[in-house]
Context: one part of a larger RNA
RNA sequence: UUGGGCGUAAAGCGUCCGUAGGUGGUUAUUCAAGUCUGCUGUCAAAGCGUGGGGCUUAAACUCCAUAGAGGCAGUGGAAACUGACUUGACUAGACGUGCCGGCACGGGGUCGAGGGAAUUCCCAGUGUAGCGGUGAAAUGCGUAGAUAUUGGGAAGAACACCAGUGGCGAAAGCGCUCGACUGGGCCUGCACUGACACUGAGGGACGAAAGCUAGGGGAGCGAAAGGGAUUAGAUACCCCUGUAGUCCUAGCCGUAAACGAUGGAUACUAGGUGUUGCUCGUCAUCGACCCGAGCAGUGCCGUAGCCAACGCGUUAAGUAUCCCGCCUGGGGAGUACGCUCGCAAGAGUGAAACUC
Repeated sequence: UUGGGCGUAAAGCGUCCGUAGGUGGUUAUUCAAGUCUGCUGUCAAAGCGUGGGGCUUAAACUCCAUAGAGGCAGUGGAAACUGACUUGACUAGACGUGCCGGCACGGGGUCGAGGGAAUUCCCAGUGUAGCGGUGAAAUGCGUAGAUAUUGGGAAGAACACCAGUGGCGAAAGCGCUCGACUGGGCCUGCACUGACACUGAGGGACGAAAGCUAGGGGAGCGAAAGGGAUUAGAUACCCCUGUAGUCCUAGCCGUAAACGAUGGAUACUAGGUGUUGCUCGUCAUCGACCCGAGCAGUGCCGUAGCCAACGCGUUAAGUAUCCCGCCUGGGGAGUACGCUCGCAAGAGUGAAACUC
């Protein structure tokens, strides 16, 4: 390289946007690049293949004859398919717009405003000897009045119940209430554009936690650290403290079991049962409901099929097409070296010797 693969054996980029490229709906004319076909030329000799020849035969030999397929070039033709052209035509894909409807923890410089519960601390009252903690204890706190309880005040962080294999978002993620700004898909129907589409090497943007820089903030929790226990030891598990950090602002980092361990798009292929949003119908005195249907999500079970099995099964790991990424025995090793990025930590790219 071919072939084969990527849920769990090696293998889907963390996610999206998008350039080149690849691929691409229906229909008509023309062209003839791909495609198909006729003819001509050429592809030395030897060799290979077929039919002969002479060595006793065979092999070997043969300055005997010769084919087919295929490649390349030229030339003539065909026009179904691919392609190109006609700023052709169409509406089933797609986009956008407008109207209509309703959805949700979607978003942020967290923007603005507000709220209660809890915790800790401070002040004051009542009150007295314990509190706290554990398997049991001790360190610790407390007669300088703690714990408990009542009243007042301050601070920071997080938002119980509702809450749900419920919702939204590309993913990371998002949950007290109200308001302003803003993104999104979805349903119903109509009109408009007329293939404008899918994927996407490079590239760009976003990207949990931890960490870094500068400035704030610091209630609780809490790496490190100190102490008490346990233990043979205990650099741990348990307990008492507790610094970075956790929070905010500006910037960096760019990684995770970033997981559905399952890339994206489109079409097709039995059903059953939940649930969320919208619409239509039925029912109904209005209405929340109930019942039936459709579209869009989200769960469970399951047929065919697939699978090494487990399992997947219209939300496919089934049947097909298009595009991208990735894999090729274990270790060495996600290491070394080089380069790029970073303040650093490190990240990205990424071997070999050797060994089994």
Overview: Model confidence (mean pLDDT): 81 of 100. Predicted 3D model of a 356-nucleotide part of an RNA (small-subunit ribosomal RNA, central domain) from an uncultured organism.